Molecule: transfer RNA
Organism: Candidatus Bathyarchaeota archaeon
RNA sequence: GGGCCGAUUGUCCAGUGUGGUUAAGACGUCGCCCUCACACGGCGAAGAUCGCCGGUUCAAAUCCGGCUCGGCCCA
Numbered sequence: 001g002g003g004c005c006g007a008u009u010g011u012c013c014a015g016u017g018u019g020g021u022u023a024a025g026a027c028g029u030c031g032c033c034c035u036c037a038c039a040c041g042g043c044g045a046a047g048a049u050c051g052c053c054g055g056u057u058c059a060a061a062u063c064c065g066g067c068u069c070g071g072c073c074c075a
Stems, first nucleotide, its partner, number of pairs: 001074007010027003020058001029045005051067005
């Protein structure tokens, strides 16, 4: 230098094939219930402008271009 894959709440991870209302879930955090108390369990809540910039579109996490970071391969 070239090719492929990945980046989404604090962590892990789905959603990207077909663009479409509130981005699903687990763990963690907080509150309530339960308990003498803790743990377990039950109920609820907060937490993401989807790596960055631009483009297409009525509408973009999703499509297009460029860039950054990480991984693998080729040279």